Source information: The RNA shown here (c-di-GMP-I riboswitch aptamer) has 81 nucleotides and comes from a marine sediment metagenome. The RNAcentral record of the sequence draws on MGnify. Model confidence (mean pLDDT): 87 of 100. The model forms 95% of the base pairs in the Rfam consensus. Rfam family: c-di-GMP-I riboswitch aptamer. Gene Ontology term of the family: cyclic-di-GMP binding.
RNA sequence: GAUAAAGGCAAACCCGCCGAAAGGUGGGGUCGCAAAACCACCGGUCUAAGGGGUAUUUCCUAAGACAGCGGGGCUACCGAA
Numbered sequence: 001g002a003u004a005a006a007g008g009c010a011a012a013c014c015c016g017c018c019g020a021a022a023g024g025u026g027g028g029g030u031c032g033c034a035a036a037a038c039c040a041c042c043g044g045u046c047u048a049a050g051g052g053g054u055a056u057u058u059c060c061u062a063a064g065a066c067a068g069c070g071g072g073g074c075u076a077c078c079g080a081a
């Protein structure tokens, strides 16, 4: 980031698989993205299997998730000068 270009990623939704779920993953798809690469360190959000309470249908809890919620850390591609 030149009014740029090359190349990259892929939301929703659909199908298969994994998972208790949130969600992940492969394929299709393409809303968007200049780190939409990577890391749960801080805040936040989601889920609640197990555990605890309640005492019969709900409540609490992350050791589970989200990096496409914000901050931080860390590494990198193409081009210009």
Stems, first nucleotide, its partner, number of pairs: 001078001008033002013028006031068001038073002041071003044066003050061004